[in-house]
This is a predicted structure of a 97-nucleotide RNA (Glycine riboswitch aptamer) from Erythrobacter rubeus. Its mean pLDDT, the model's own confidence on a scale to 100, is 75.

RNA sequence: GCGUCUUUCGCGGGAGAGAUUCGUUCGGGGUUCCGGGCGAGGCGCCGAAGGAGCAACCGCCCCGGAAACUCUCAGGCAAACGGACCGCGCAAGGAAU
Numbered sequence: 001g002c003g004u005c006u007u008u009c010g011c012g013g014g015a016g017a018g019a020u021u022c023g024u025u026c027g028g029g030g031u032u033c034c035g036g037g038c039g040a041g042g043c044g045c046c047g048a049a050g051g052a053g054c055a056a057c058c059g060c061c062c063c064g065g066a067a068a069c070u071c072u073c074a075g076g077c078a079a080a081c082g083g084a085c086c087g088c089g090c091a092a093g094g095a096a097u
Base pairs, nucleotide, nucleotide: 004094005093006092007091009089010088011087012086013085018043020041021040022039023038024037025036026035027034028033044077045076046075050073051071052070053069057065058064
């Protein structure tokens, strides 16, 4: 110095799953209906923050690590936000050559 690994930050991409009841409010209509917002209830559902579990694998044993699989505690089920992960860039650090 090239390539490579990890992390912070920035930019771009980034999936899934909801109907209903009640209350309240706004609008339409005009007297109990329709639609929207917000809140709450029970029920249902999703899997990609985080968390937990299983363990293929790391030649074998101990230790340790380990999934996008499983669970659904947490989270989520218009959009936005968030979002595992992916790409690019800056910076820092590490290993080997």